[in-house]
Parts: sequence; structure tokens; C1' cells
RNA sequence: CCGUGCUAGGCGGGGAGGUAGCGGUGCCCUGUCGCUCGCAAUCCGCUCUAGCGAGGCCGAAUCCCCUCUUGAGGGGGUGGCCUGCGGGGUCAGCGCGCCGAGCGCGGCGUCGAUGGCCCGGUGUCCCGCGUGACGUCGGCCCGUGAACCAGGUCAGGUCCGGAAGGAAGCAGCCUUAAGCGGUCAUCGGCGGGCACAGCGGGAUUCCCGGUGCCGGAGCCGAGGCUCGGAUGCAGCGCCCGACAGGCCACCUUCGAGAGAGGGUGCACGG
Repeated sequence: CCGUGCUAGGCGGGGAGGUAGCGGUGCCCUGUCGCUCGCAAUCCGCUCUAGCGAGGCCGAAUCCCCUCUUGAGGGGGUGGCCUGCGGGGUCAGCGCGCCGAGCGCGGCGUCGAUGGCCCGGUGUCCCGCGUGACGUCGGCCCGUGAACCAGGUCAGGUCCGGAAGGAAGCAGCCUUAAGCGGUCAUCGGCGGGCACAGCGGGAUUCCCGGUGCCGGAGCCGAGGCUCGGAUGCAGCGCCCGACAGGCCACCUUCGAGAGAGGGUGCACGG
């Protein structure tokens, strides 16, 4: 140096999370790659030499180990920007709303506008009557209801009488007075911040109408534009937020993959 057979070792790795800690299944990232089967997130299996059990392949180097460089991606922190959300306040800003004025546009108007007088209104307000409902009281009705000082009937017993027969009369029973209780309806009295389609009377500030009179030229407006006023809305702009998300920068941490360098067995034979 070559060949054969073995061993160590390898047959993915990483991040977050979970865990006393390690690994796995699960989630995410990554490689020119997929070892297979069983277990497993109310977990599965281990203990710092940290998956367990079974089976298979490669095998001392492009494949294993170490160092350096680079570096996808993930986690954490700080700051800035943007968006959303929550809270706050402000009309000195915008917008919306209210009032007023002007312009324009449209309609009505000498076949008579606004206005005034007068009249009317089932508009509005007030009063009375009537009716109804409600509340309350009384009557009627039903029931109960008197030891004696209500009535009727009065057993027993009592009294009068020679007897015949009378008298008063307790209890009981019946009826009822005063009283008590009750409800469906009905009759009547009283009451008022009840009601009305009724009837009558009144008030006119306002509202509506005019078929009347006066008077003689304006009146009206859903919307458009401009200006002004007061302040009404908190929709925008504004402020705060260790609230939520995205982007960027920096710091830090872990880090797949890639590149470079170095290192590392055993046995036999030639």
C1' cells in the first nucleotide's frame, strides 16, 4: 500500500414549548436525506454515559470526531414607523346639525299677494249637564242569631177547684228583633287628576279655512351656492396606552446546512 473479516460509530439535525433534567410522539425551520416496526401529550421511556423494546444496512472514512469561517431560521430585549383597539378631551382646525341674511332656481299672484277686520272649525283650552266604568256605603237576598228583661206552641212540674175543668209558665222546638257573616246579580246615596260619540255654554294667545269686507304688490321653498351667529354632535384631525398585529434597525441567544483544516481503531493474509 492492497484484500478479507470485525469493533467503535453512524443511518438526520435544529428551534420553541413541555420537563427537576434528557429524549421521543406533536408544532415550526432546514438538508444533494427519507432505515423499518411497536409505545406515547388528561403523555411514552429514561437519569447527567439520559428514549425504551425488536429487526436490518453501512462501517475506519466524501459518511465518524474536533476546531475555525460562513449562515437559512427560531426565541428574547430595546427603539422607530404603520394599522387596529381602548380611554381622554377639544370646537383655536375639518365635517355634520340648528338659526338668520343674501344670490340663483322654481311655484303662486291685478282672474288680486303679505297684512287687517269679520265669520266659521268635529283644531286647542275651560266649565256644567248627561251616560258609562271604577271606588265606597246602605237597602234587597241567604245564613246565623234571645236561659230571663220578643212572639207562638208549651212535655214535665207548679197553682186554683170536691170534681169537671181552668190559670200562669221553665226547658225543648219554630219564627223573628238588635247584632254578626256572605256572595252573582239588582236598587239607591256619595266621591274624583277616570272615560265620551252625547248635549249646552264659554275662551280666544296659537292652529286651520274663507264663499265676506278693507287694502294694493308681494309671498312661498324639499333641494343648490355664499356669508354670519350661537353653540349642539364627538365622525376626522389631536393626546395617552408596559393593549393587539405587521415592517425596519440594533443587541443578545440557540442554530440546520455549506466550506476549510486536523484527528482517529482491531485481527488475518499478500